[in-house]
Context: one part of a larger RNA
Parts: sequence; structure tokens; C1' cells
RNA sequence: AGCGAACGGCGGAUGCCUUGGCUCUCAGAGGCGAGGAAGGACGUGACAAGCUGCGAAAAGCCGCGGGAAGGCGCAAAUGGCCUGUGAUCCGCGGAUGUCCGAAUGGGGGAACCCGCCGCGCGAGCGGCACCUGAGAAGGAGCUAACCCGCUGAACUGAAACAUCUAAGUAGGCGGAGGAAGAGAAAACAAAAGUGAUUUCCGGAGUAGUGGCGAGCGAAACGGAAAGAGCCCAAACCGGGGGCGUCUAGGCGCGCCCGGGGUUGUAGGACCGGCACAAUCGGCAGUAUGCGAAGCGGAAGCGAGCUGGAAAGCUCCGCCGCAGAGGGUGACAGACCCGUACGCGCAAGCAGACUGCGGAGGCCGGUAUCCUGAGUAACGCGGGACACGUGGAAUCCUGCGUGAAUCAGCCGGGACCAUCCGGCAAGGCUAAAUACUCCUGAGAGACCGAUAGUGGACCAGUACCGUGAGGGAAAGGUGAAAAGCACCGCGAACAGCGGAGUGAAACAGUACCUGAAACCGUUCGCUU
Repeated sequence: AGCGAACGGCGGAUGCCUUGGCUCUCAGAGGCGAGGAAGGACGUGACAAGCUGCGAAAAGCCGCGGGAAGGCGCAAAUGGCCUGUGAUCCGCGGAUGUCCGAAUGGGGGAACCCGCCGCGCGAGCGGCACCUGAGAAGGAGCUAACCCGCUGAACUGAAACAUCUAAGUAGGCGGAGGAAGAGAAAACAAAAGUGAUUUCCGGAGUAGUGGCGAGCGAAACGGAAAGAGCCCAAACCGGGGGCGUCUAGGCGCGCCCGGGGUUGUAGGACCGGCACAAUCGGCAGUAUGCGAAGCGGAAGCGAGCUGGAAAGCUCCGCCGCAGAGGGUGACAGACCCGUACGCGCAAGCAGACUGCGGAGGCCGGUAUCCUGAGUAACGCGGGACACGUGGAAUCCUGCGUGAAUCAGCCGGGACCAUCCGGCAAGGCUAAAUACUCCUGAGAGACCGAUAGUGGACCAGUACCGUGAGGGAAAGGUGAAAAGCACCGCGAACAGCGGAGUGAAACAGUACCUGAAACCGUUCGCUU
């Protein structure tokens, strides 16, 4: 030195565990903010560094409700307090709430600096930004995704690349809601019909579109979810006030308010006739239901055995509308918390019913009047439509032209005719649909500490970076600290040996198990 055996060191794999994650389901909630938010800074404890809570009234103050014998957070100890005059704790409501932050008196390098006015003896209290608005009042800022609009890439693909694609995606900006958007036919369809919108399944990777490349990619219709329809403008009538003109009687023009009216088998005004209700939604209140903390809640303090410990095993009983789950010294229906079931209630929400006030009709006639204009349409340039300019309809519009008025107008994929469908140029509209920062309950052929969130642990921390930003490692004694009194060795508050605790100390806080690499000690063999 090698090999082997035994025993150790180091190391932290593996097994087991789980306070944390991941993905969903069903409900709820879907906002907070000048009454100062979100997020912070600094304070605040008898002693107090951190976390948590709170705010100069500072781990707290007040009220109501619940609840019960202990309590003064994580977190031990010391000192000292509180509590049946009901504390701690839980729920609801209120008070206080420094400074910064939209930050708002002015400034500013956030948490700082400097003012003015009013009131008060004073400590101090109140007010003073900007936009909209006559004022009252409102706005602003934050927020995970979902939604609408404006704006809008490139890598990439086309095996290069320019049209094209990626993609109206990512990104930027604005706006809103619990959903948003869309929505009550100037729609589809096709000789038969449907009857607002939205979403899903099919139709269908079809019809198409496409350097006819790569790719892109419908609709009708069928089936389902849901289901809901309405209001203005105008004609006409009434009222008000303005302007013009006038022979002063009027006439004309435009504006405001109220009534009226809302449609395509046209409807309405207008004229004639008949009705005054059904019904609908709004506000207020009652019964009642939901609803906070919470309350009750069956049955072995059974015996023996093993064991440190019984919930295990054996025996004898019991409950069950409860044998879900968790805990307890090993595996517990009956030990504890619970569970099934039953009960309770403030705020708040819903609310049959009642009251109040509001809306609210039909028939006939047809001479006249009304029915959304710089609109429709057209030309040019673009964009959207599955559709890349194409034979290109339809929709939007920057520029330029510019109608008709019900004997009217639009559409049915160039265009024309016939036929059919509809009534643009005003507006509102629940549900079915999308999403989950958040709350409650629950689930998993999801993970189990190099996994699962980056983060099970004081993590967006330590640390890195001028900055935007990047971004860790790190869980486990034991049933219980019973966490080794005392003695010895030692320089020792190191370490070790005894002693003691414990079932176990090779469970001693560098703590469950304790693999391998690696390093040793002893013995054997070989060289």
C1' cells in the first nucleotide's frame, strides 16, 4: 500500500411525517378612495431587537351581542397587574387614527421644509390644490383576470424573401361593469318558411379565400341554454318667453316646456264612434325566509394481557338520523374536539300581502300633413367582412359630389327586370356567456422539502446590480423538557467521563431514520 472483517468519523441520500403548495367544484363577493384608499415611514410594551397588533386615546378605548374561568400575542423567565361589579376571547357597530402617499395651503431629494386666514388667554382647533357645476354636489388615485374602444410591433412560418403569415397577437393608452359588448330586422331565406341578441353542439376544416404557396377559413340551417321587450324625434294640440313686420286687428320665424305618438298585412297626426279596466313596473311598511359570534348534541371514568404508554389482543356490554374528519404516549363509533340532527340572532338582503303615487285601450274613415340630410348613394384613397380588388355585393370613412319623402326608400354577393324580405340615417334593455385579487364549504388514480408556489422556516427576505431588474439556501429531540442536579478531568462559559431523566441519550438541542462518496482505528491475509 492492496484486499477482507469489525468498529467509528464525516456526510445527509432513503423511509416515514406535514404546518405549505397545486388543480378544481359548489356557494358568496365582485370593489376600495378627499369621511383621505392601496401601499408605506416612524412610533407604540415594566424591561422589547424582530414579527404580529395598534396609532400620541398607540399588543389598545366605548357600546351592544356571544361566551365562560381564567387572562396580560408569537414567547420562556423576572417583576407586577386584570378578572363572577363577568375579564381574556369571539361577532357587529362606533371612537381615536402621527407623517408620507391621488396628497390637495406653497415647496420638496416621499415620510421633510416654509406659510396665510378665522377662532381661542393658551395648549390648540378649523380652513386654504385643480377640473366640472349657478350652487348643492361630483371627479381624481388604487385594483388579479375577464370586457369595450383607440393605437399597434417583431422574431417566426413561407425550408431564402417582398404580397402573405405571426396578428389585430404582444406591448402602449383610454373607459366601464359585476359582468362587458350585442340586441327587438332598411334581418335571414327561397316559391317553403323563420322571426331581437348572446352562448354551446353540429353543419365543417365544408363553401370559399390564398405569391391558389405557407396558410386563412365562414354562413344558412338543425339541436340545445336562456328568453322580454320598450322609449324618443316629427306631424297635431296647449302654454311660455324671444325676434321680424304691420294699416296695431294680426301675420311670419326660431327657441323652451307639457300633451300626443312610435310603425311596414305600413303606422301616426286628423275626423267619427266605443271604453276608463286588465296588466306592468316604482316607493314605503308587515308576516315570513336567508343571515354574525354561538348553543344543544347518543353510547364503556368496562375487565384482563402485552407494553414506557392502549386506542392493540381476549372477554363482556352499549349508541347510531351520529362508523365524516382530527386529536389523545401504538390502530378509539362510545376519552377530547367534532359529526348526523335540532336551535339561535343584530346589521343587512329578500319579501306573499297592504298602502301611496305613476304608466296603461279598441273600431272605422281616408283628402291633407308627419315618419331621423350634408344623411343614403356615387367617385377617389384606405379599412372591416373567412373573402389578399377580384365579376365584389355588404359595413366603416379621410377628400369630393350629393338624393328621394310612401305613387317613397333599402336589401336578396357586379348589374337589370320580375318576385320576395324589410323600413336606415335617434336611444334603452334582464337571462343564458367570460373571469377570480378575495370569503366560506369541500374534492383530488396532485406534490411531499433538489418535489409542490420563488417562498412549508420572519422570502420577494439575504445577497447581486448605478438602475430597470435578478434572486437563493434553510422543515423533523422527545409522549412529555422530564433539555443532564451533583462529582471528576481540563486553562475553560470548549470538550469529555461518571451520575441522573427517559421506553430509548449511538433521541443531548451540530438532536427521527442515517445510504454512498471520502477519512480513520483494530485484526487477518498478500506484497